[in-house]
RNA sequence: AGAGUUUGAUCCUGGCUCAGGAUGAACGCUGGCGGCGUGCUUAACACAUGCAAGUCGAGCGAGAUUUUAUAAACCAAUCUUCGGAGGAAGUUUAUAGAUGAGCAACCUACCUUAUACAAAGGGAUAGCCUCGGGAAACUGGGAUUAAUACCUUAUAAUACUUUGGGAUCGCAUGAUCCUAAAGUCAAAGAUUUAUCGGUAUAAGAUGGGCCUGCGUCUGAUUAGCUAGUUGGUAAGGUAACGGCUUACCAAGGCGACGAUCAGUAGCCGACCUGAGAGGGUGAUCGGCCACACUGGAACUGAGACACGGUCCAGACUCCUACGGGAGGCAGCAGUGGGGAAUAUUGCACAAUGGGCGAAAGCCUGAUGCAGCAACGCCGCGUGAGCGAUGAAGGCCUUCGGGUCGUAAAGCUCUGUCCUAAGGGAAGAAUAAAUGACGGUACCUUAGGAGAAGCCCCGGCUAACUACGUGCCAGCAGCCGCGGUAAUACGUAGGGGGCAAGCGUUAUCCGGAAUUAUUGGGCGUAAAGGGUUCGCAGGCGGUCUGAUAAGCCAGGGGUGAAAGGCCACGGCUUAACCGUAGUAAGCCUUAGGAACUGUAAGUCUUGAGUGCAGGAGAGGAAAGCGGAAUUCCUAGUGUAGCGGUGAAAUGCGUAGAUAUUAGGAGGAACACCAGUGGCGAAGGCGGCUUUCUGGACUGUAACUGACACUGAGGCACGAAAGCGUGGGGAGCAAACAGGAUUAGAUACCCUGGUAGUCCACGCCGUAAACGAUGAGUACUAGGUGUCGGGAUCCGACCCCUUCGGUGCCGCAGCUAACGCAUUAAGCACUCCGCCUGGGGAGUACGUACGCAAGUAUGAAACUCAAAGGAAUUGACGGGGACCCGCACAAGCAGCGGAGCAUGUGGUUUAAUUCGAAGCAACGCGAAGAACCUUACCAAAACUUGACAUCCCGGGAAUCUGGUCUAGAGAUAGAUCUUUACCUUCGGGUACAAUGGACACAGGUGGUGCAUGGUUGUCGUCAGCUCGUGUCGUGAGAUGUUGGGUUAAGUCCCGCAACGAGCGCAACCCUUGCCUUUAGUUGCCAUCAUUAAGUUGGGCACUCUAGAGGGACUGCCGAUGAUAAAUCGGAGGAAGGUGGGGAUGACGUCAAAUCAUCAUGCCCUUUAUGUCCUGGGCUACACACGUGCUACAAUGGCCGGUACAACGAGAAGCGAAACCGCGAGGUGAAGCAAAUCUUUUAAAGCCGGUCCCAGUUCGGAUUGCAGGCUGAAACUCGCCUGCAGGAAGUUGGAGUUGCUAGUAAUCGCGGAUCAGCAUGCCGUGGUGAAUGCGUUCCCGGGUCUUGUACACACCGCCCGUCACACCAUGGAAGUUGGGGGGACCCGAAGUUAGUGAUCCAACCGUAAGGAGGAAGCUGUCGAAGGUA
Repeated sequence: AGAGUUUGAUCCUGGCUCAGGAUGAACGCUGGCGGCGUGCUUAACACAUGCAAGUCGAGCGAGAUUUUAUAAACCAAUCUUCGGAGGAAGUUUAUAGAUGAGCAACCUACCUUAUACAAAGGGAUAGCCUCGGGAAACUGGGAUUAAUACCUUAUAAUACUUUGGGAUCGCAUGAUCCUAAAGUCAAAGAUUUAUCGGUAUAAGAUGGGCCUGCGUCUGAUUAGCUAGUUGGUAAGGUAACGGCUUACCAAGGCGACGAUCAGUAGCCGACCUGAGAGGGUGAUCGGCCACACUGGAACUGAGACACGGUCCAGACUCCUACGGGAGGCAGCAGUGGGGAAUAUUGCACAAUGGGCGAAAGCCUGAUGCAGCAACGCCGCGUGAGCGAUGAAGGCCUUCGGGUCGUAAAGCUCUGUCCUAAGGGAAGAAUAAAUGACGGUACCUUAGGAGAAGCCCCGGCUAACUACGUGCCAGCAGCCGCGGUAAUACGUAGGGGGCAAGCGUUAUCCGGAAUUAUUGGGCGUAAAGGGUUCGCAGGCGGUCUGAUAAGCCAGGGGUGAAAGGCCACGGCUUAACCGUAGUAAGCCUUAGGAACUGUAAGUCUUGAGUGCAGGAGAGGAAAGCGGAAUUCCUAGUGUAGCGGUGAAAUGCGUAGAUAUUAGGAGGAACACCAGUGGCGAAGGCGGCUUUCUGGACUGUAACUGACACUGAGGCACGAAAGCGUGGGGAGCAAACAGGAUUAGAUACCCUGGUAGUCCACGCCGUAAACGAUGAGUACUAGGUGUCGGGAUCCGACCCCUUCGGUGCCGCAGCUAACGCAUUAAGCACUCCGCCUGGGGAGUACGUACGCAAGUAUGAAACUCAAAGGAAUUGACGGGGACCCGCACAAGCAGCGGAGCAUGUGGUUUAAUUCGAAGCAACGCGAAGAACCUUACCAAAACUUGACAUCCCGGGAAUCUGGUCUAGAGAUAGAUCUUUACCUUCGGGUACAAUGGACACAGGUGGUGCAUGGUUGUCGUCAGCUCGUGUCGUGAGAUGUUGGGUUAAGUCCCGCAACGAGCGCAACCCUUGCCUUUAGUUGCCAUCAUUAAGUUGGGCACUCUAGAGGGACUGCCGAUGAUAAAUCGGAGGAAGGUGGGGAUGACGUCAAAUCAUCAUGCCCUUUAUGUCCUGGGCUACACACGUGCUACAAUGGCCGGUACAACGAGAAGCGAAACCGCGAGGUGAAGCAAAUCUUUUAAAGCCGGUCCCAGUUCGGAUUGCAGGCUGAAACUCGCCUGCAGGAAGUUGGAGUUGCUAGUAAUCGCGGAUCAGCAUGCCGUGGUGAAUGCGUUCCCGGGUCUUGUACACACCGCCCGUCACACCAUGGAAGUUGGGGGGACCCGAAGUUAGUGAUCCAACCGUAAGGAGGAAGCUGUCGAAGGUA
C1' cells in the first nucleotide's frame, strides 16, 4: 500500500466481498510447563445453607461462674455512645455526568490550631425480679435501680437577635470593620495519675449542598408545549437561595438555533481502531450519579429519606395450633433457572486499609493468598552433533526413476520442563515476638529422551499430484467448482502457514475519498426545486479614526490518580511493576490591531430614481375583418359519390356528389415567418382602440451600499380532468359499424358523444428539458442575425460600443460524448438535491383537494450487480455501392407413371454400423449369393485365429494324400516325407505339440479427450503484422476516401511508411507455329499389294522433347497528363484465350475412435476366435437421386459413314465353325502407337407405320435357355418365345445451365469369379437467351441504430397453474406502554382539635406551663371506573 467481482474487450460510476487490528467472548479439533492478568455481556429471575458489623466494662446498673481474702478475667441480655465498607443493574433519569467559574445564599461528626469554661440540683427508666397473654413472633401489668441517658437553674462571649452612630469596600441585592445599649443560649465525667473525654466561640483541613457558562444519541411520518405554569407581593419552610409550598395579583414562559412527545442509553478518566480528522465501546482499574423484592413515606442522625434500619401497600416464598407471624444474596461463596457462555459453599487477618477501644485486643468474604478455566498477554520446552546403501515402507512415474529424506535406524552427547533427595528466602514495619501464601520462589545432586497439533494448497493468497465420485455426494468469504480424465467435492502422498495452539462464528474500527471539515458530487451514471417575488437566516463595495467579541503571541490557575508517550530502574528475559518528565481544552491577566465583527462618520463605481429616445406574437378588455369547413333555402343537373394497399360499412332516384346564388353559425387566423421578437417560467401570431408590466440605448441631475441569495411563505403555472352556466362549425377519447388478422377489445375506413370554445371557480402536475439553480468577477478569437448609440461618409460600407440570439473554434475542463465569454473553464456567495439495483414514488400516517389525485415518504424481503460513455463484431421487414445462373430472359428437367437405387418408418431372431438443412439420403459401399460381415440362431475353443519371451519335448512329427463320423469347425485312422555342424562321442537350430507367466484380441464406449484426413462459407477477396502516429483505454490509422478491376487489381490522395498470408503469376492440359527425332506412327512423290501389305521416304498427319507466341505491346477516343475503359489494326489466339490443379485468417465442440493412429474407460472360458445356416435384399407407407417413357424432330426394318479416352497375362482374346440369340468350340496374335477389346451411336439413304393406349411404352408374368461360381431357393446377370401394366408431358412448388456450354448420342475404365440405370473419363452432333439489377437468395465494402456478444434460432414482457418466503389490509380479538378525568384513600408529615392521659418546672394544694394518645382535614402510594 491494495485486490476480486458488471463487459467479447475498454474507461468511468457504483455497490458487494477479501487481505489488517481488536474482544469479559463462544463453538470444533488438539493440548507440556511457568509468570502476570481476567472470568454471568442473558433473568434488576427466584434463592436452601454458612459467613459479610461490630466494638467499648476506662460511661452505667445488675447477675452468674472460677480462684482466693481482695482483685482480675470471661459469658448472656440491657440502657448509653460511636459506626463502616462493599456490591450490582442502568428499570428510572437526555440529565443528576464532564469541564470552567460562582455562593455577598450554605452545612461539616471525627482531625488540627487558638481562646474560654465545666457551678448547683432533680425526676425517671431498661435490664433483673414477679404475675400474666400467645403455637410462635412477641407482649401487658406490678415492684426496684444507675449513668458521660434525661430534665431544671446558674454563669458566659469577638456567638445569635433587635436598635442607634461611624468608617472602608463591592457588578447589584449588599458585605466587612469599629462602637453603644438591651435580650437569648453551655457543659460529663472516667481513671491504674500516664492521660482520655465534655461545652462554647473563631479559624483551618476534609467531605458535602446549591446556582451557572459551555458541551452532551436518534426520530418532524412528534409542531406546538405549559395553570404552580412564568413573574410579582406577602407568609411559611429549609443548613441554604428559590413556586420549594400557600394566598393574592399580572399573563406570562419555552419553541424551527427543534420546545413537547416517542425510542434508545448510566456518564467520565479511558479502551479499540485510524496517518490524522474521526468512528465505535464504556468489561477489569479509578472518579461521579442512581438503586437495594415493587411502590410510597418519614424517623434518627453532622451526614440517610438508609442494601444486611423502621412504617404502610402490593406480589411472591416460608412457618402456623388458622387466631396470626417471618423474609428480601443487584455482599462473598453456593443452588435452581435462563443461556452459545463465565469459577471454590477454600485459607488468613501475616501484610495494606477500615470500625471500636486508653490499650491489650476484637471484628473485617475490604484485602492478601490459594483453587478452577489455553479466556487473554508474555516467556520456555518437546532435544543436539555425526550419520547414504540415499535402507524398508508409502506415494508418483515417461518404468529410466523421482520424492518423503539426514528424515529414520545406528553411534556420541545434553538435561530446560519432570521425578526423587538435600538446602532454602525476601515479603517483618521491630530491641524482641509475629508468614495465610509455603517447605513456595530459588540453589545443589541424581535419574530418565516422557511432551505437536490445527488450518490451508482454483484466483484473491504462500502452497500439487494420484485415486474415488460423476450437477450425485458435497464445497463456497466473493468470483464460482461438481454433468467420466475435478490442482475447487472425499481420501492419500507431498507441500504452505501458524504453533500449545489452530480454525470457525459473532461484534467494532480500518481498507471505504462508500456521508467527503480535512476529503465527493448533481448535462447523459443517483442527484438543479416547474417559475418568480420575498420575511427570517447566510453573505456583502470604498475611506477615516475608535473599540477589542473573533484573531495573534506572553504570564498565572486548572487539567485527580491510574492509563498513553518517553527516559531510567526492579523481577534470569518478557509480559508485569516502580520513579521522573510530558498534552489538548477551559478560566484568568497584561498587551497588539492587519483582517472579520461592532458603533460613528465619508465616498460613488454596486443598486435604484429622474430626463430623452426607439423595438417587440409581453398581459387584459372591447370592437371589426376576410378565406375555408359544415349546415339550411333555392336553381342547374344525373347516377353515382365517398373511401382504401384492395375493399366494405356510409351517403344517393324521397335527386346525392358536382356546380351557382343567398343565408346561418362556431372555431382558427394562410402568405408575411426568419436557429426572428417578447415574457420569470408556463407560454404568446388577423386588424383597430383603450388600460398596463418589463427590458434596452443615451445622459450623468438625484439617493448613497439601499446589494446578492433565500429554508418556511405568497403568487403564477401546458395539456388533460372536475364544478356551475353558456356555446358547439370542424376535430375527436369512449362507443357503433366495416375491413385486416389465427385472433385484432389495435394500426386503416365510415360515423360519433364527452371534450376542445366562453365566463367564474378548482386541480398543481409534464421528457414543466438547455435533462445544465441564481448572482458577481476574470479567461484567444472568427462569423451570422435582432434592437439602440458614437465616428465617418454625398449615401451605403468599413471601424467602434452596449444589450440580446445562433454557429464554429483555442487554452482549460470532462469517464467519454462533448462544453468552450450564453462554460460543463478559473474563483467567491447563497439555496435545492444525491449516496447500489429491485421492492417503490409503493405501504402506513399526515396535510391539501368536490373527486381524480397531489405533496411528504419507509420497511421487511431479494440480487451481485443495476448503470454511463465509447470500442470491435453480429444483426435490422435501416441506408448507399458492388458481385454471383441470385433474379430476370431462355433451354432442358424434377414434382404425376413404371422401374432402379438410397433414406425414414414399420417389421424381424437379425433386418450390423455410421452420415441428418444448405454441407445426410446412386453417401462410407470403385460393386452383401458363401466370403466380405461388423448383425441373428445353433455348435465349438480358451495363452487363444495373430506377435514376443521362458521351460519341457524332440523328428515319435509338421505339411501333403486317402478313408470314416459330422451341417461344418473338428475328431479319428492310414500312407508318404524330414535340417545343419561334427573330432562321429555329440552339439545346435527350426517347426509341431505340452505347460506356465507376462500377455494377445475387441468393427466394444467416448469424434464433446485427440492426431490425421475431409466437408462448408468460398476461389468469396479478404485476414493480419512491424515501426510510427492518434486515443486514459478497448482500439483506431494503415485496410478509409476519389476512380478502376475478376481481385485489398492498379492509380491518385491521405499520419502514415513498409511487410506477410491470400489475389495474380509460376505447374498441368487444350488451341497456333518452329525445331529435334522418325517406330509399332504417316504416305506427297517412285515402285508394289486385296490391304502402307512391302521397298523407299520422314515432306505431311501424328507422337513427345525443346522452344517461340499475347505484353493493353501498337493506334485512336474517354479519363486527371494516372490507373484503366471503349473501339481498331495485326494475329491461330486479345485483354486472367478455354479448362484443371491450387482453398488465406478463421467459422460450424461440422464429419469420421467402423480406413488408420491414439489417451482414458470397459471386456478376458468372452464384448475375443472358429464354423454352418440365416440376415444386411423384409414392406400398409413417406421422401431424395436416377433410368425408361408417354411418341411422328418418332418407332421399326434394310443399307451406309465418321471418333476419342482407355484396358489387357489366373488377362484381352482375332480368324474360322456351331447356335435365332445369350453363348459355345477354337486357338492366331499381344506384357501392347505393332495384337485384342473395336461393329461407335446419334447421323445419312431407302422403306413402313398415320395419331391410336397404337408397329408408342415396356413393367409384371409364364415357358425355354446361356454364363460365372463348391453353390444362383431365400438373393446374380444375360438370351429367345409368348403375353403386355401404369403412362397421352405431370398441382403447389422446385433444380441445372451463359458456348463447344445446355440438350442429345454412343464408347471406355475402376471395383469385379459373376453382377451398374450408379460413379469416373472420353469423343460425336450441337442450340436458345441475357432488357437489366426493382425484387428473392447468398456474399463483399462503407455508413447508421441496438437493451444482442451462446451474437435475431439473440434478448425479453405480462397473465395463468402449483408450492414456499416476506410484507400491506381485514369483521374483530388480545397484551404492553403513556397521558388526562373521576372514585377510594394506607403509612406518614403537617394543620386543627384534643372532654382522655402524663415523672421532672411553677405551685403546700387546686391547677398552670409543657407534652402525648385519640379524632378530623389537606396532601398522599397501591387499587378501582369509563